A computed fold for a 1559-nucleotide RNA from an uncultured Verrucomicrobia subdivision 3 bacterium, annotated as small-subunit ribosomal RNA. Its mean pLDDT, the model's own confidence on a scale to 100, is 83. The sequence was found in a public genome assembly.

RNA sequence: ACGUUUUAUACGGAGAGUUUGAUUCUGGCUCAGAACGAACGCUGGCGGCGUGGAUAAGACAUGCAAGUCGAACGCUGACUUCAAGGUAGCAAUAUUUUGGAGUCGGAGUGGCGCAAGGGUGCGUAACACGUGGGUAAUUUGCCGUAAAGUCUGGGAUAACUUGCUGAAAGGCGAGCUAAUACCGGAUGUGAAUUUCGGGAGGCAUCUCCUGGAAUUCAAAGUUGGGGACCGCAAGGCCUGACGCUUUACGAUAAGCCCGCGGCCUAUCAGCUAGUUGGUGAGGUAACGGCUCACCAAGGCUAAGACGGGUAGCUGGUCUGAGAGGACGACCAGUCACACUGGAACUGAGACACGGUCCAGACACCUACGGGUGGCAGCAGUCGAGAAUUUUUCUCAAUGGGCGAAAGCCUGAAGGAGCGACGCCGCGUGGGGGAUGAAUGGCUUCGGCCCGUAAACCCCUGUCAUUUGUGAACAAAUUGCUUCACCUAAUACGUGAAGCAUUGAUAGUAACGGAAGAGGAAGGGACGGCUAACUCUGUGCCAGCAGCCGCGGUAAUACAGAGGUCCCAAGCGUUGUUCGGAUUCACUGGGCGUAAAGGGUGCGUAGGCGGUUUGAUAAGUCUGAUGUGAAAUCCCGCAGCUUAACUGCGGAACUGCAUUGGAAACUAUUUGACUAGAGGAAUGGAGGGGAGACUGGAAUACUUGGUGUAGCAGUGAAAUGCGUAGAUAUCAAGUGGAACACCAGUGGCGAAGGCGAGUCUCUGGACAUUUCCUGACGCUGAGGCACGAAAGCCAGGGGAGCAAACGGGAUUAGAUACCCCGGUAGUCCUGGCCCUAAACGGUGCGCGUUUGCUGUGAGCGGAAUCGACCCCGCUCGUGGCGAAGCUAACGCGUUAAACGCGCCGCCUGGGAAGUACGGCCGCAAGGUUAAAACUCAAAGAAAUUGACGGGGGCCUGCACAAGCGGUGGAGUAUGUGGCUUAAUUCGAUGCAACGCGAAGAACCUUACCUGGCCUUGACAUGCAAGUAGUAGAAGCCUGAAAGGGUGACGAAUCCGCAAGGAUAGCUUGCACAGGUGCUGCAUGGCUGUCGUCAGCUCGUGUCGUGAGAUGUUGGGUUAAGUCCCGCAACGAGCGCAACCCCUGUGUCCUGUUGCCACCCCUUAAAUGGGAGCACUCUGGACAGACUGCCUCGCUUCAACGAGGAGGAAGGUGGGGAUGACGUCAAGUCAGUAUGGCCCUUACGGCCAGGGCUGCACACGUACUACAAUGCCCGGUACAAAGGGAAGCAAGACUGUAAAGUGGAGCCAAUCCCCCAAAACCGGGCCCAGUUCAGAUUGUCGUCUGCAACUCGACGACAUGAAGCUGGAAUCGCUAGUAAUGGCGCAUCAGCUACGGCGCCGUGAAUACGUUCCCAGGCCUUGUACACACCGCCCGUCACAUCAUGAAAGCCGGUUGCACCCGAAGCCGCCCCUAAAAAGGUGUCGAAGGUAUGACUGGUGAUUGGGAUGAAGUCGUAACAAGGUAGCCGUAGGGGAACCUGCGGCUGGAUCACCUCCUUU
Repeated sequence: ACGUUUUAUACGGAGAGUUUGAUUCUGGCUCAGAACGAACGCUGGCGGCGUGGAUAAGACAUGCAAGUCGAACGCUGACUUCAAGGUAGCAAUAUUUUGGAGUCGGAGUGGCGCAAGGGUGCGUAACACGUGGGUAAUUUGCCGUAAAGUCUGGGAUAACUUGCUGAAAGGCGAGCUAAUACCGGAUGUGAAUUUCGGGAGGCAUCUCCUGGAAUUCAAAGUUGGGGACCGCAAGGCCUGACGCUUUACGAUAAGCCCGCGGCCUAUCAGCUAGUUGGUGAGGUAACGGCUCACCAAGGCUAAGACGGGUAGCUGGUCUGAGAGGACGACCAGUCACACUGGAACUGAGACACGGUCCAGACACCUACGGGUGGCAGCAGUCGAGAAUUUUUCUCAAUGGGCGAAAGCCUGAAGGAGCGACGCCGCGUGGGGGAUGAAUGGCUUCGGCCCGUAAACCCCUGUCAUUUGUGAACAAAUUGCUUCACCUAAUACGUGAAGCAUUGAUAGUAACGGAAGAGGAAGGGACGGCUAACUCUGUGCCAGCAGCCGCGGUAAUACAGAGGUCCCAAGCGUUGUUCGGAUUCACUGGGCGUAAAGGGUGCGUAGGCGGUUUGAUAAGUCUGAUGUGAAAUCCCGCAGCUUAACUGCGGAACUGCAUUGGAAACUAUUUGACUAGAGGAAUGGAGGGGAGACUGGAAUACUUGGUGUAGCAGUGAAAUGCGUAGAUAUCAAGUGGAACACCAGUGGCGAAGGCGAGUCUCUGGACAUUUCCUGACGCUGAGGCACGAAAGCCAGGGGAGCAAACGGGAUUAGAUACCCCGGUAGUCCUGGCCCUAAACGGUGCGCGUUUGCUGUGAGCGGAAUCGACCCCGCUCGUGGCGAAGCUAACGCGUUAAACGCGCCGCCUGGGAAGUACGGCCGCAAGGUUAAAACUCAAAGAAAUUGACGGGGGCCUGCACAAGCGGUGGAGUAUGUGGCUUAAUUCGAUGCAACGCGAAGAACCUUACCUGGCCUUGACAUGCAAGUAGUAGAAGCCUGAAAGGGUGACGAAUCCGCAAGGAUAGCUUGCACAGGUGCUGCAUGGCUGUCGUCAGCUCGUGUCGUGAGAUGUUGGGUUAAGUCCCGCAACGAGCGCAACCCCUGUGUCCUGUUGCCACCCCUUAAAUGGGAGCACUCUGGACAGACUGCCUCGCUUCAACGAGGAGGAAGGUGGGGAUGACGUCAAGUCAGUAUGGCCCUUACGGCCAGGGCUGCACACGUACUACAAUGCCCGGUACAAAGGGAAGCAAGACUGUAAAGUGGAGCCAAUCCCCCAAAACCGGGCCCAGUUCAGAUUGUCGUCUGCAACUCGACGACAUGAAGCUGGAAUCGCUAGUAAUGGCGCAUCAGCUACGGCGCCGUGAAUACGUUCCCAGGCCUUGUACACACCGCCCGUCACAUCAUGAAAGCCGGUUGCACCCGAAGCCGCCCCUAAAAAGGUGUCGAAGGUAUGACUGGUGAUUGGGAUGAAGUCGUAACAAGGUAGCCGUAGGGGAACCUGCGGCUGGAUCACCUCCUUU
């Protein structure tokens, strides 16, 4: 550590990304964690402890892995020694023979071992394993304990010798010999068998103990020592040890049997002939069909037999909060196997890994006759593989075999080696150190980061290196000495003490010395998940990626770099398992709409089951005992310096068995009960079912009458019918089908379903009574029955309707929608089919839980003459709603609430309700029901938008009502296109196109051709040079630019001067320059919706949330303008107002304006004075606010209508002013600007050309086509502007453009400047004209350096098209349209008919909101959100992939039948004294023949499926998707699909009915 109590502590379950515009949910996919006998990539210092052929149970060279005993036995070789003899020698000695002893060998007989140890996981789904039992059904060598014995004989044989034979392996024969080898006889403690008794026990056969009788059955010796006695000796004898024999018990090990437990598959549902049992026999150590003969017909199975697939099992390992899930390397237990298959022998034990026999495959040797072999032992080799080590040391320790022992053997084992394969530990240094060094990186150019990091200074010494010392694991055994016990004994043996002896690892660990920071850091990541960011390169390329996703020129996502983050001798990747995943849900899920309730009922098995009494004790609870191996896990302690690792102890092992107890609950059983269930009686309701009969309305047809030209049909038509008389109408008849009104969220039925009436038969529910039975109940896998429509078979029937089909339309087409016809079918009878959106998308039963209100049936109460109304109860059927539930929608006593019981079903989308197989069907087809592959979603509800060929309300020159145009002509102008050296660039529906451009002959100019310049036409800085420097007339060349030359010739500042500096120039370097690109990198500006009335916020409230409310509603307005109401109250940006112009008045101001009055002047106009009244100029103020009146409206409201007054009336008119935002709208060429690009050119200068080009198309304008006109003459009235390189008068010249000339005016003064239309008069007379003016010719004028390309104007001449414009389309609502002229900007001039302004003349019309267009608000549907220019379906074509079918072909597994039949056991025969040998029979492996089954591969062709940025055809679905959609079925069609029949709402819209809610 543990137990009890208390307290405290500890342990203990984390999520994220991804469907959407956003949200909630459902649901899958993916990630973060841990682990591994791993592999791969990059990298790699040391040590400890572990671990390492997972694939080919593929094949194996070589060596080793099982021997030992001489104290069982004979033989033999060598050596040593002893004894005896011979020979040589004087001898020592040498040599030889024989014998003894000893040591080391050899083969052999014999004993024990070889059945252990070691390896592997093929097979096996099994009593193989685990666990607990049984064996009264058994065996057990060696070992322990105990008892008894070990007597006496015999014949062989190997070795050896020898002969024959064979290549070899070997074989055969003859001869000699030993034993603990083999065989007789004796004895019998004892055992076995049979039998007769006694006792005890049990479990049926029985077991144990005990007594008697009969029969049968044993043995071997070896060796040490020895006093007496015997013997020549050997020895006897005595004694010890080891053996041997018999028996009993034990221990160990094993055999057999049983309960329970642990894989997938029902697309495997039936299996079985020794099969199941019995009797008898055989066999075994032992029970048993284990085997055989006979008899019987059994045995197993939905609680899964049989079959198929996979797999050794377990302790445990990994993961997990746990429950579970996955796995079974190492270690341990067990099983199976040993080249493949079969078989026995020996033995205590095997059917035997390193034994035998046979067959087969393979390999080797061979003299070709024949032999030999088995690494899944340890190393090692080849092979296959992503992948797994040394042909090492030692028996020192532990253990095993043999032996008396020494000892021998031991690839068991102990060690070392290799591999970062794993776990653990250590190190690669520590402290100080800021000029914050340098390199590198970034930069806003200031700086910042790397960074105290380095350098440098001072230390330390782990590891490695070197050197020295140097272990533990060793205790036994044995030998010697001594002692004790035993003994006759100083033998032997046992015990104790001392001495001696034994180490593979290893000169290793450890310790000490030395030297020196010296030898030791990488890998991955850095868009989110997920810690960590910048630069460069690249440009949907190269590439990345676990999921979401990055990359198309500014990539934190690719690649490189710097920096950072994480881990670290490792780091990442891949694979696999568990987790997260409550995503198979026991713990711990669901099924109205997300996947999911069976179409409905009856009912079998099963599951579950009312109240009460007693009993039992199976479940249940509790105690005890046994077991749950060890290791592992957990806790404590301890040992290696620590840890990993290891030791010891505890706990645990949640289990099983036996046994004692309890009796509440469940169960079983006994008795009872009535609340469940059922029965009985009475009663009413009902389209419940079946059969028969009957009825009227309508359609059609037939007959007859009347009657005449049409009928029918549609959006409009046509086909069709009709003068052969239709339709219409009258009468009569035939025939089939269906049953108007009643009729109702009303009734009945289990569902499907049921509707005229009557009758017959028949099922169920309900109410009342509380009489009977006494749990008889609920559910219900299989099973059985019913089951709309369509469809099928047979026979009828057939009026209407109507798939198919025919015709007509529509259409681009129309295999459709519409129309005219029309057959199956629809109907009946009988038989099949068995499916539907078979839906309440809601299984059945029971119980509990606030209410309100309809309706159907029945009963009761009160009341009434009787009813109705009213009140109450039960059953059914509706609506709204409380709590509660739900993701929400919604449900809500008829639950989707709260509970119980039982059944069915679901587990991402697609492939697919498909394929294959089975079952059913006449067929169509139904039912059961996958996989490969593919995607990261598919989906539910609700939200905000957008949209609708949805709805409601409203507005707008949107339509309508009008006026005038465009589209036709000519011209001008812009654009496209074409052309070109260039025709520079941009703008492109509205919202580009008389636009940038308020003005291209050069210039502009950006384009083209050609000629030139290169620090540059322009800016700044630095350096060097330069004094006749800067500048520059002139000259040469040239188209010019440019190039060359060059008289003359300066300047500023400082300094006395010398001189220096500046400017300038030249050279060089930085840089300039770019209308080059990107408006999809940008700023700014602008257009547009739209001057539309909207867009938001704070707080509060509601909702899980996105969001809603406010902002909706009722009125009203030009307006989200205002009022009222309201869970909202307020506020902001918009609206309006404030600003400008204009319309009225007052005051002020009077020159350049004005002129009424007065004066002067003129022929008059006029001029001058005086004046400021008027006009006017331009300042200030006033005025208009629904203020007043009447009426309307539901309102003491907002507001509207009318009126008064007023110059003006309901924002008086006009302008400026443009909310949040949309269009990646436009602009890099106006300017600015990031990035990229060019740099003797994409920069700069110049000349010429081009932007003006012309088969054509479009836009915008002008002028016209004429008489409301044109021409001529006369004549009246403006406003607003401009003027100095300017406007220019009068005058003169010219037909004119214009010219000459110059008064006046820097402007209320002068000039441009005569306004024109209008009006008056005259002409023209309807014509291509007296219209129109293009085009062209000639001559001119003006501007300008210059009018050729390429200007405007004038004069004369010319005189084109055009006679009011197709489809279509534009503007405008009042001082507007229309029409007339005038001015200005740009500008030398002008292509201006354009643009911007001004004034004159001056209309018509608006019933109204159905329609077109645009917009606003509310509401509805949605599969849209890039938002309908959306989404999306199917065929066809192409490519790729996986898969089904397929004539067949090739394998694997297996069944049945037959043939052949090795070895071998057993049996028999023969031979023998007995065996062996030989022969033979059954069984029998392999092999063969034939035929099935299952399974795999392949297969011309063929079927569908999936996927693939830009293929074809259509448009099916989503909105009422333009024919509502969908389900089942049938037919048809290129395709989506269409049509018929029945069904559903998961259909929009409008109307009506009913019900409910509120007041």